This is a predicted structure of a 73-nucleotide RNA (transfer RNA) from an Erysipelotrichaceae bacterium.
């Protein structure tokens, strides 16, 4: 230089026929407790890496680009 995969919540990750952005586990907060802690309920918490472009409408198709792995050369 070529090819491939990965980039989504503070972390590890779902979300592929385009139609509300979501779980765990961290964090706050209420319940229980004598009192922690587990349990159990509930809140927040996202420019989906970036930028265009298609569509009524994109996390998702299309281009263009960053960075991470990894093959090949």
């Nucleotide at each position: 230089g070529c090819c491939g995969g990965c980039u989504u919540a503070a972390c590890u990750c779902a979300g592929u026929u385009g139609g509300c952005a979501g779980a765990g586990u961290a964090g706050c907060g209420c319940a229980c407790u004598c009192g922690u802690a587990a349990c159990g309920c509930g809140c927040a918490a996202g420019u989906c890496g970036g930028a265009g472009g298609u569509u009524c409408g994109a996390a998702u198709c299309c281009u263009c680009u960053a960075g991470c792995c990894g093959g090949c050369a």

Its Rfam family is "tRNA". Rfam links the family to the GO term triplet codon-amino acid adaptor activity. It is annotated as a transfer RNA. Its mean pLDDT, the model's own confidence on a scale to 100, is 83.